[in-house]
RNA sequence: CUCUUAUUCAGAGCAAUGGAGACCAAGGAUCUGUGAUAUUGCGGCAACCCCCAUGAGGAAGGUGCCAACCUGAGCGAGUAACAUCGAACAAUAAGAG
Numbered sequence: 001c002u003c004u005u006a007u008u009c010a011g012a013g014c015a016a017u018g019g020a021g022a023c024c025a026a027g028g029a030u031c032u033g034u035g036a037u038a039u040u041g042c043g044g045c046a047a048c049c050c051c052c053a054u055g056a057g058g059a060a061g062g063u064g065c066c067a068a069c070c071u072g073a074g075c076g077a078g079u080a081a082c083a084u085c086g087a088a089c090a091a092u093a094a095g096a097g
Base pairs, nucleotide, nucleotide: 001097002096003095004094005093006092007091008090013042014041015040016039017038021031022030043066044065045064048062049061050058051057052055075086076085077084
């Protein structure tokens, strides 16, 4: 990187460094000099893998996460028009190549 499966509900932040953008792509009605993004330290959340006492279980280890919405447009279904649903795209985990 590609494929398969599952989830996209909820939850959890402080400090230091540094100094202007960030939010997948596109974007704002969102965040941001009351200090973003990033890096580091410590802390925490969750429970995919995992653990064993197998269930209203646990959290040592491997990942992940700790602003919010998978939004506006586009595609398919649907509607008088909205709404709504789905796919795609994207993210995470496990497995395979």